Model confidence (mean pLDDT): 80 of 100. A computed fold for a 475-nucleotide part of an RNA from an uncultured bacterium, annotated as small-subunit ribosomal RNA, 3' major domain.

Context: one part of a larger RNA
RNA sequence: UGACGGGGACCCGCACAAGCAGCGGAGCAUGUGGUUUAAUUCGAAGCAACGCGAAGAACCUUACCGGGACUUGACAUCCCUCUGACCGGUCCGUAACGGGUUCCUCCCUUCGGGACAGAGGUGACAGGUGGUGCAUGGUUGUCGUCAGCUCGUGUCGUGAGAUGUUGGGUUAAGUCCCGCAACGAGCGCAACCCCUGCACCCAGUUACCAGCAUUAAGUUGGGAACUCUAAGGGGACUGCCGAGGUUAACUCGGAGGAAGGUGGGGAUGACGUCAAAUCAUCAUGCCCCUUAUGAUCUGGGCUACACACGUGCUACAAUGGCGAUAACAAAGGGAAGCAAAAGGGUGACCUCUAGCAAACCCCAGAAAAGUCGUCCCAGUUCGGAUUGUAGUCUGCAACUCGACUACAUGAAGUUGGAAUCGCUAGUAAUCGCGAAUCAGAAUGUCGCGGUGAAUACGUUCCCGGGUCCUGUACA
Numbered sequence: 001u002g003a004c005g006g007g008g009a010c011c012c013g014c015a016c017a018a019g020c021a022g023c024g025g026a027g028c029a030u031g032u033g034g035u036u037u038a039a040u041u042c043g044a045a046g047c048a049a050c051g052c053g054a055a056g057a058a059c060c061u062u063a064c065c066g067g068g069a070c071u072u073g074a075c076a077u078c079c080c081u082c083u084g085a086c087c088g089g090u091c092c093g094u095a096a097c098g099g100g101u102u103c104c105u106c107c108c109u110u111c112g113g114g115a116c117a118g119a120g121g122u123g124a125c126a127g128g129u130g131g132u133g134c135a136u137g138g139u140u141g142u143c144g145u146c147a148g149c150u151c152g153u154g155u156c157g158u159g160a161g162a163u164g165u166u167g168g169g170u171u172a173a174g175u176c177c178c179g180c181a182a183c184g185a186g187c188g189c190a191a192c193c194c195c196u197g198c199a200c201c202c203a204g205u206u207a208c209c210a211g212c213a214u215u216a217a218g219u220u221g222g223g224a225a226c227u228c229u230a231a232g233g234g235g236a237c238u239g240c241c242g243a244g245g246u247u248a249a250c251u252c253g254g255a256g257g258a259a260g261g262u263g264g265g266g267a268u269g270a271c272g273u274c275a276a277a278u279c280a281u282c283a284u285g286c287c288c289c290u291u292a293u294g295a296u297c298u299g300g301g302c303u304a305c306a307c308a309c310g311u312g313c314u315a316c317a318a319u320g321g322c323g324a325u326a327a328c329a330a331a332g333g334g335a336a337g338c339a340a341a342a343g344g345g346u347g348a349c350c351u352c353u354a355g356c357a358a359a360c361c362c363c364a365g366a367a368a369a370g371u372c373g374u375c376c377c378a379g380u381u382c383g384g385a386u387u388g389u390a391g392u393c394u395g396c397a398a399c400u401c402g403a404c405u406a407c408a409u410g411a412a413g414u415u416g417g418a419a420u421c422g423c424u425a426g427u428a429a430u431c432g433c434g435a436a437u438c439a440g441a442a443u444g445u446c447g448c449g450g451u452g453a454a455u456a457c458g459u460u461c462c463c464g465g466g467u468c469c470u471g472u473a474c475a
Stems, first nucleotide, its partner, number of pairs: 001475002003472003007469007015459002019423002022420001026314008034305002042053002064300005070294001073125001077124002079121006088103002090100003107114002127289002130287003136283002138278003141274001143272001148187006154163003167178003193266004198234001200232001203229002208223002212221002237260001240254005316416001320375006332363003337356002342351003382413001387408007429451007
């Protein structure tokens, strides 16, 4: 000087408390451990691994296993020889590597050849998702969006170092003020950026419709007000007033205002810590393999199942289930695509075919809500697992191993022990909608809107963090 203390003082955070809804019990989905296996590829491991890499394993992916075929190689450059091709058409054959046939054909030229392409040969080499993240780059997590981390000059100290950065106040903040052997500066904080909340202005189609006509319908004429869209600037600064207190603030109240004291949300992550994670995104040192640890095909596996754990979904019902029915969104996506209407089917879906590279057409019906009816507290008209049969779709192919539909079947489950998680407002809870990946395959992920609470006395205690003082068997 740090680190630590079941030392002290002060402060903060959904940290506790006050509340709401959960997890832990059930069934299923998914990840992990374990076990099994020819293989169940590899990585991730307290918080900060475990719906994580994987924004999507039937083949492919695929790295794993069994079997079959290859050896200058699936891919790159150089050298030698041959050919004029390659591509395309056609025939035979394999799971794959293969073999034959036929037709057609390029550019430059000093006519030697060159360029390009294919085949063969030779070795230099290719290749490796093989090892080491404790050799590395790059990237990332974490403490933590916590308020800290440092430097120059000066001064003090023999020196390590100190001072500044401590103190008194204040703040979300090393934010600002005062004081002070310090005076300044840098990285952080804040602001500048994006979205959202208000009005103005420019513009008016594919969006809009007040008034005037018109229609089944903003459909059409028309309009440029309104909504909306998207370019611009405005607006909020404790700026103004009152009381307290004034150095800065802060507290209480008010005016004006759409908004009031950081308005709400996002992006933004200091010096560093954990030899944290990643050699399997990529790059890369060294080591290792080179008829195999490379490359290829087929089938299997990654989907196994006495069990244990994590994360979710669905429930256990009446604030509900079921049936009928004339409500109201936002944000997205669409050409190897989204697909209306019409017709067929109980349905998944099929047939046919408008429109749309989309403020135009389509996906697209929002759902919870409301109204009417029914059930009458039951393992039920709750719950839907499991199983049987028959189908639909994608795809070369749904046996291992896809999703969906119809009929039948109708497990467990009556609110969950110890323990434990999230959340302070348009939040929790609840309700649907969309997208990426993607042929197909979400209860996951990332977004979007609808309905919409309760509680916070407070900081004694638990956890984490910040500042100062103090002790030290630690560095």